The prediction has a mean pLDDT of 76.
The RNA shown here (Glycine riboswitch aptamer) has 95 nucleotides and comes from Erythrobacter sp.
The same sequence occurs in records of 2 taxa.
It matches the Rfam family "Glycine riboswitch aptamer". Its family is annotated with glycine biosynthetic process in the Gene Ontology.

[in-house]
RNA sequence: CAUUUUUACGCGGGAGAGCUCGGUUCGCAUUUGAACCGGCGCCGAAGGAGCAACCGCCCCGGAAACUCUCAGGUCAAAGGGACCGCGUGAAAGCA
Numbered sequence: 001c002a003u004u005u006u007u008a009c010g011c012g013g014g015a016g017a018g019c020u021c022g023g024u025u026c027g028c029a030u031u032u033g034a035a036c037c038g039g040c041g042c043c044g045a046a047g048g049a050g051c052a053a054c055c056g057c058c059c060c061g062g063a064a065a066c067u068c069u070c071a072g073g074u075c076a077a078a079g080g081g082a083c084c085g086c087g088u089g090a091a092a093g094c095a
Base pairs, nucleotide, nucleotide: 004092005091006090007089008088009087010086011085012084013083018040020039021038022037023036024035025034026033041074042073043072047070048068049067050066054062055061056060
């Protein structure tokens, strides 16, 4: 140096669930829609929270793609997106 761990950036892939109801506003030439607020329903793969007969263990503590649904999302598009691959850095650590 490489290998290892953590992390940042770039590129690619990336699921699920309402074409729902009411109100307000804008527009209505093309489109016949868009935005906001509220209700009910639904989704889990931002984030958050909870748990083991497992592990450590004095007390107790530690997890997820499991569970919850606070948050978020819920036609399409856009955006977001755990995770995966490739590339380029940073930090730590080892010989």